[in-house]
């Protein structure tokens, strides 16, 4: 820019303007202004003519029933489609026939009087006209009555011919002409009207078939109701209305009622079938403020008419009046939301008119709105220093990006200027020609040709020239679905979100930036509809366990139905034909530059009607058949049912006898019973209920269910025969009957058992489980209830489809002396399995397989086996059966784990059997708590707590207080300066530090280099945070025997198998078997140490023999021994016997130093615990930078109502004290160990030999042994605490070290509940050494000495391994999860009542109006 569309809500209320008038050629009246002329008193007035018989009101005609709006009502009086009308109407229009004669009386307007504020079709009086009104005449193919004829129709009936009778008409107007004339009038002619009749077209009325939403928690509705006769009424049929008569009519194929809704062509969606919708455009209907009613008229019960009632609004003089936008604009209101109070009748269409023309908010146009569809543009080409800038970065670069800038080009849209339409054809006027009409060359009409007139849109579309890249891009998205990724910020906050979900410090998901993707004058969101959804399944689903088979049977309707054949032609199929409006969809062509849009033609419109044909199948009808079904006859089986009778065992009770103290009951008890004699036992009796054994995945029955024996009655099934009937069948909504247990009613009965109840136990409680009692009930009869996990969780019927093996009943065959066995037919009942099927589990001729028929049922979980309503019931309650709301799941089957107060097997100081401890005391040490300026931090069940710490007086030190310092205490690069800085000394200070003094570097190849100091810069530093961002290291399950993989196989899959099973082992160790075969990490072994032997080597070690000796392996000597430290040997179930499966292996034995892994150590699979550690170290991110860094002094980590852990020492006589005396191993030592000697009571000191260690030293080992003493006490036990005096280390022992001596001498007399360690050189007990370390050990790590007890065994506690089982667990039982209560919120229900809407029935009053009746009046009528 073009083309469309634009109140979906309040059919809510409306200001203002317009939307329906027209005709003087039907009629009577009839201005004003103006122009001209005339008269005049010339200001002014009067008259005439023209305009003009105009405007205007009135009478009259036609039209206001169309056009335009809206969708309230309406589930049918509508609509769609196809028919009927022999049951009808029709103004204007077309055709045809005939006619239009002659009279009459009024009344508006007008004048006048009156009423009223106004409105007023008002009232009275007086004129007047007509195509207004009324008689009369004439008239039929009209209407009607009677008689009669023919034809047609299924019928009521229709059509037609003839005759007779009756009834009903009209209006004039205009043009022209002839005659006559002053004009009229008459006559002729043309046109327009009028009357009547017939016909047509178009339009309408009525009737019928089919189609047309939801609710059955609406199942019965109906009195003019259904029909008839007669009458009335209507244009017309009809209960349309009325009188009488009959009792009908509709309904499960859904009546009636309720809710919702205008219907259709079509539109959206979908592959289709369908589903949803009913804007614009077209057809129909309905409505016009709400309700009612008629009038007029061809047509209305009338959007811009009338009357009445009501509500509302307005006017009013309060008496009374006016109004109806769901017409076009427009206003208010409502709402998420929908436009201008525009232009024009130029076109198309309509009303009137003879016409010109008038009217037309229909319509044609413009305006507003990105509301939709379509088209177009916002530039195009070249252009790398890949500019600047932004963003990211691995710092190299990458990207925005040829993008920009720059250079060149074009001109659509836009702006300016000029030109400039189509739509216009008519009509009318005029000129001319011709034709018709006619007496006519007139009038009128028609045709043709020329000219004139008429455009809202609009100076618009379009064309030409000029201008200049100049004026023209946004929105959404970027975790997956789904195209498109990074940085920063934030830190479960802010926020996002369609679903899954994202965000708790490294967010592609939030917000921003950069980049990218998509669409584009739009893009997203929201709402609605269809699709995907096979998720209501006709096409096209299901019901064993996921939702879903009725508890079972009979059976009406309905659905379905064996074989042969004839007829029919309803279904079905084919052809022809009518209709299926136009538009739309689809196809072709054409017109706007293209497209959207529009035009023309075609196809389609899957439907309905009519005619003709076909006859396989289905149906209908006739005839037949026997296999389905049934009958008959002959058999046997059975807890099938109903009623009667009988029986024995047992329990209980009663009576009697015997008999004595208990019985009974339980896990253990008690209540209870019993000396008033129980229990037990014997005999007899009573009564009720149930029927052991047989008895059986045996039988019967539709299911529920049925069990002693017998009698009577009775149902069904099966087998055999094949005589009879001849499809008689299957299923079965509603309906009917049966229907366990419990329960209810009435009446009986009641032995045992046993809800409720009582008591006793158990327990935290125990309204339970257990025990003792015990009532309804259980039993019978007659009624009711009508439900169950009424289950095979599997409806009924029929047919077909491999097998094996049991069992019940009946039959056949072979064979036998016979029982029996074997083969086989049918019916039932089980198990296992094939194909097939199933999500899997499973089912599998008794199907959950393959098919058909019928019924019932399902459609996410909860709400809800509920509420309300209905119905059944005596009640309890049953049947039917929602919604709001809420969740994103609920569920099935199977898998792997984990778990179980599930099962099986096995192991471990796990229990048991033992020994010694802890828990009580004092002290040491760690922790919690508390305190504090700080008591630094971490570790916290086992697996933190003598832990990091193998050693806090300062230091350490991270904490606190105070004082300093800022490129820094330490490291390092670069550049520059310098030869000093420092040490040392002095002063100030708590010190760090500051000031001063002394002093003035080293090497050199002489180029320089090194070291140090200062300055600048880059960088530092952090025991600050995060162990839940990490590496590394470590703990733990656990030195438990497990954890996996490849290939193959099985399974839709997760997964399984292997790895399970039978044995065995310390062991997934080994053997055997096996759809598995192999392999890896673990186990074991290899390594170290210890135990035996051998070889080699002998100093610092050793000394048998020899010699010497100071008597000390001291010396000579020796290598034998011990020992040292190197290398070997040895042990492997190797040998024998037994067991076992002939295996693996186990048991026993021999030999051997050692025997079945000899003892000990190192060694720790896959993984678990977000286990521990950012404070060893390393490290991402964050934080800090005159401080959270760094230096210094002092303090703190050592506090102390308390609680806990780990230890030491004890409580004593198996001991303490004193004296004497004996025997180790493993270590350590030069800033060291330090002998001997001397001093000190002692810690220790002085001095100093030896030793860099098999040489010297620490170093005394202790328990032990031999003597003496103590004599059971808070002691000659124990040693805390305190006082005094000392020693040592160290700048320094106050806070805050260890040790010594003297004095002091707490608690404690073997430890509650509970709990720990240990299986042999072990526990227990005794001492020694080392690391750390100036000093500080009850801790830790090692070393040796002395040296036990016990293990029946695996039931239990704890932990673990394997197999199996259940699971609603998977963060995996420390799981999951149920209910009440409390509070808050939401939704739904109930609720005494109160109120509104809709509706039914009955009754009262009743406007306008129609019809009728009666009465009065008017008129010529």
């Nucleotide at each position: 820019g073009g083309c469309a569309c634009g109140c979906c809500u309040a059919a809510c209320a409306c200001a203002u303007g317009c939307a329906a008038g027209u005709c003087g050629a039907a009629c009577g009246c009839g201005a004003a202004c103006g122009u001209u002329u005339u008269c005049u008193u010339c200001c002014g007035g009067a008259a005439a003519a023209c305009a003009a018989g105009u405007a205007g009101a009135g009478u009259g005609g036609c039209g206001g029933a169309c056009g335009g709006g809206u969708g309230a009502g309406u589930a049918u009086a509508a609509c769609g489609u196809g028919g009927g009308u022999a049951a009808c109407g029709u103004g204007c229009c077309u055709g045809u026939g005939a006619g239009u004669g002659g009279g009459g009386a009024a009344u508006a307007a007008c004048c006048u009087c009156c009423c009223g504020a106004a409105a007023g079709u008002g009232g009275g009086g007086g004129c007047u006209a007509a195509u207004a009104c009324c008689g009369c005449a004439u008239a039929a193919u009209a209407u009607u009555u009677c008689u009669u004829u023919a034809a047609c129709u299924c019928a009521a009936g229709u059509u037609u011919g003839a005759g007779a009778g009756a009834u009903c008409a009209a209006a004039g107007g205009g043009g022209g002409c002839c005659u006559c004339u002053u004009c009229u009038a008459u006559g002729c002619u043309c046109c327009c009207g009028c009357u009547u009749a017939c016909a047509g077209a178009g339009c309408g009325g009525c009737c019928c078939g089919c189609g047309c939403c939801c609710c059955a928690u609406u199942a019965g509705c109906u009195a003019g109701u259904u029909g008839g006769u007669g009458a009335g009424g209507u244009a017309a049929c009809g209960g349309c209305u009325c009188a009488c008569c009959a009792a009908g009519g509709c309904u499960g194929c859904g009546a009636u009622g309720g809710g919702u809704a205008a219907c259709c062509g079509a539109c959206c969606u979908g592959a289709g079938a369908g589903g949803g919708u009913g804007a614009u455009c077209g057809g129909u209907c309905a409505c016009a403020c709400u309700g009612g009613a008629a009038c007029u008229g061809a047509g209305a019960c009338a959007c811009g008419g009338u009357c009445c009632a009501g509500a509302c609004u307005c006017c009013u003089a309060c008496g009374g009046g006016a109004g109806g936008c769901a017409g076009c604009a427009g206003u208010g209101a409502g709402g998420a939301a929908u436009u201008u109070u525009c232009c024009g009748c130029a076109a198309u269409g309509g009303a009137c008119g003879a016409a010109a023309g008038u009217c037309u908010g229909a319509c044609g146009g413009a305006g507003c709105g990105a509301u939709g569809c379509c088209g177009c543009g916002u530039g195009c080409g070249c252009g790398a220093u890949u500019a600047a800038g932004g963003u990211c970065u691995u710092c190299g670069g990458a990207u925005c990006g040829u993008a920009a800038a720059g250079c060149g080009c074009u001109g659509u849209c836009g702006g300016a200027a000029g030109g400039g339409a189509c739509g216009a054809g008519c009509c009318u006027c005029u000129u001319g020609u011709g034709u018709g009409c006619u007496a006519a060359u007139a009038c009128c009409a028609c045709a043709c040709a020329g000219g004139a007139c008429c455009g809202a849109c609009g100076g618009u579309a379009c064309c030409u020239u000029c201008c200049a890249a100049g004026g023209a891009a946004g929105c959404c998205c970027c975790g997956g679905c789904u195209a498109a990724c990074u940085c920063c910020g934030u830190g479960c906050c802010a926020g996002c979100a369609g679903c899954c979900g994202c965000g708790g410090u490294a967010a592609u998901a939030c917000g921003g930036g950069g980049g990218g993707g998509g669409c584009a004058a739009g893009c997203g969101u929201u709402g609605c509809u269809c699709g995907g959804a096979a998720u209501u399944a006709u096409u096209g689903g299901g019901c064993g366990u996921a939702a879903a088979g009725g508890g079972c049977u009979c059976g009406c309707a309905g659905g379905c139905g064996g074989u042969u054949u004839g007829c029919u032609a309803a279904g079905u199929c084919a052809g022809u034909u009518g209709u299926g409006u136009a538009a739309g969809c689809c196809c072709a062509c054409g017109g706007c530059u293209c497209a959207a849009c529009c035009g023309u033609g075609g196809a389609a419109u899957u439907g309905c009607g009519a005619c003709u044909g076909a006859u396989a199948c289905u149906g209908g009808u006739g005839a037949a058949c026997u296999u389905g079904a049934g009958u008959a006859c002959a058999g046997g089986a059975g807890a099938g049912g109903a009623g009667g009778g009988c029986g024995g065992a047992a329990u209980u009770c009663c009576a009697u006898g015997u008999g004595u103290a208990g019985c009974g009951g339980u896990g253990a008890a008690a209540u209870g019973c019993g000396u008033a004699g129980a229990u037990a036992u014997a005999u007899g009796g009573a009564g009720g209920a149930a029927c052991a054994c047989c008895g059986g995945u045996g039988g019967c029955g539709a299911a529920g269910g049925c069990g002693g024996c017998u009698c009577u009655c009775u149902g069904g099934a099966c087998u055999g025969u094949a005589a009879c009937u001849g499809a008689c069948g299957c299923u079965g909504a509603g309906g009917a009957g049966c229907g366990a247990a419990a329960g209810c009613g009435u009446g009986g009965g009641g032995a045992g058992c046993a809800a409720a109840c009582a008591g006793g136990a158990u327990u935290a409680g125990a309204u339970a489980c257990c025990c003792u009692g015990g009532u309804a009930g259980u039993c019978c009869a007659c009624g009711c209830u009508g439900u169950a996990a009424a289950c095979g969780u599997u409806g009924g019927g029929u047919a077909c489809u491999u097998g094996g093996u049991g069992u019940g009943c009946c039959g056949g065959g072979u064979g036998u002396c016979g029982a029996u066995c074997c083969c086989u037919g049918g019916c039932g009942u089980g198990c296992c399995g094939g194909a097939g099927u199933u999500a899997a589990c499973g089912c599998g001729u008794u199907a959950a397989g393959u098919a058909c028929c019928c019924c019932g049922c399902c459609u996410g979980g909860g709400g809800a086996u509920u509420a309300c309503g209905g119905u059944c019931g005596c009640a309890a309650g049953g049947c039917u059966g929602a919604a709001a709301c809420u969740c994103a799941a609920a569920g099935g089957a199977a898998u792997u784990g984990a778990c179980g107060g599930g099962g099986g097997c096995c192991c471990g100081c796990a229990c048991a059997a033992g020994c010694g401890g802890u828990g009580g005391a004092g002290c040491a040490u760690g922790u919690g708590g508390u305190u504090u300026a700080a008591u630094u931090c971490g570790a916290u069940g086992c697996a933190a707590c003598g832990c990091g710490a193998a050693g806090a007086a300062c230091c350490u030190u991270a904490c606190c207080u105070g004082g300093g310092u800022u490129u820094g205490a330490a490291u390092u690069g670069u550049a520059g300066a310098g030869g000093a800085c420092a040490u040392c000394c002095c002063u100030a200070g708590a010190g760090a530090u500051a000031g001063g003094g002394c002093u003035u570097c080293c090497c050199u190849u002489c180029g320089g280099g090194g070291u140090c100091u200062c300055u600048a810069u880059g960088a530092a530093g952090g025991u600050g945070c995060u162990g839940c961002a990490u590496g590394g290291c470590u703990g733990u399950c656990g030195u438990c025997a497990g954890c996996u993989c490849g290939u193959g196989u099985c399974g839709u899959g997760a997964g399984a198998u292997g790895u399970u099973g039978g044995g065995u082992u310390a062991a997934g160790u080994c053997c055997c078997g096996c759809a598995a075969c192999g392999a890896g990490c673990g186990c074991a072994a290899c390594c170290c140490u210890u135990g035996u032997c051998c070889a080699u080597a002998g100093u610092u070690g050793c000394c048998a023999g020899c010699a010497a000796u100071u008597c000390g392996g001291u010396u000579g000597g020796g290598g034998a021994c011990u020992c040292u430290a190197u290398g070997g040997a040895g042990a492997c179930u190797g040998c024998c016997g037994g067991u076992g499966a002939u295996a693996a292996a186990c048991c026993g034995g021999a030999g051997g130093a050692a025997g079945g892994u000899g003892g000990g150590g190192a060694u720790g699979a896959c993984g678990u615990c977000a286990a521990g550690u950012c404070a060893u170290c390393a490290u991402g991110g964050c934080c800090u930078u005159u401080a959270u860094g760094u230096c210094c002094a002092g303090g703190g980590c050592u506090a102390c109502a308390c609680a806990c852990g780990u230890g030491c020492u004890a409580c004593a006589a198996u001991g303490g004290g004193c004296g004497g005396u004996a025997c180790a191993a493993a270590g350590u030592g030069c800033u060291g160990c330090g002998g001997a000697a001397c001093c000190g009571c002692g810690a220790g000191g002085u001095u100093a030999a030896g030793c860099u260690a098999a040489u010297c030293a620490c170093a005394a080992a202790a328990a032990g042994c031999c003597g003496c003493u103590c004599u059971c006490a808070g002691u000659u036990c124990u040693a805390a605490u305190u006082g005094c005096a000392g020693u040592c280390u160290g700048c320094a022992a106050c806070u805050c070290g260890a040790c010594u001596g003297c004095a002091u001498g707490a608690a404690g007399u073997u430890g509650g509940a509970a709990u720990c360690g240990c299986u042999a050189g072990u526990a227990a007990u005794c001492g020694c050494a080392g690391a750390u370390c100036a000093g500080c050990a009850u801790g830790c790590u090692g070393c040796g000495g002395u040296g036990a007890a016990u293990a029946c065994g695996u039931u239990c506690c704890c932990g673990g391994g394997c197999c199996u089982u259940g699971u609603a667990c998977a963060c995996a039982c420390c799981g999951c999860c149920c209910g009440u209560c409390a509070c808050a919120u939401c939704a739904c229900g109930a609720a005494a009542g109160c109120u509104g809407g809709c509706u039914g029935u009955a009754c009262u009053a009743g406007a306008a109006g129609u019809c009728g009746c009666u009465g009065g009046g008017c008129u010529a009528a």
Overview:
A computed fold for a 1421-nucleotide RNA from an uncultured organism, annotated as small-subunit ribosomal RNA. Rfam family: Bacterial small subunit ribosomal RNA. The RNAcentral record of the sequence draws on Greengenes. Its mean pLDDT, the model's own confidence on a scale to 100, is 81.